Predicted 3D model of a 73-nucleotide RNA (transfer RNA) from a soil metagenome.
Its Rfam family is "tRNA". By type it is a transfer RNA.
The sequence is in RNAcentral, with records from ENA and Rfam.

């Protein structure tokens, strides 16, 4: 230097054909118990890396930038 894949919740990832963001753990409250764990329910927690454009509507589509992994020279 070019090519291919990814960046979504504290982690580890889903998100289809553009139409109101989502699951496991993890944390917090509650039920259970003598009292704990384990279990059940519920709750916060999200700038959808970043900056523009398309569109009534964009995590999604389309330019750039950054930044990881892989590949080629």
């Nucleotide at each position: 230097g070019c090519c291919u894949c990814g960046g979504u919740a504290g982690c580890u990832c889903a998100g289809u054909u553009g139409g109101u963001a989502g699951a496991g753990c993890a944390u917090a409250g509650c039920a259970c118990u003598g009292a704990a764990a384990a279990u059940g329910c519920u709750a916060g927690g999200g700038u959808c890396a970043c900056c523009g454009g398309u569109u009534c509507a964009a995590g999604u589509c389309c330019g750039g930038u950054c930044u990881g992994a892989g590949g080629c020279a």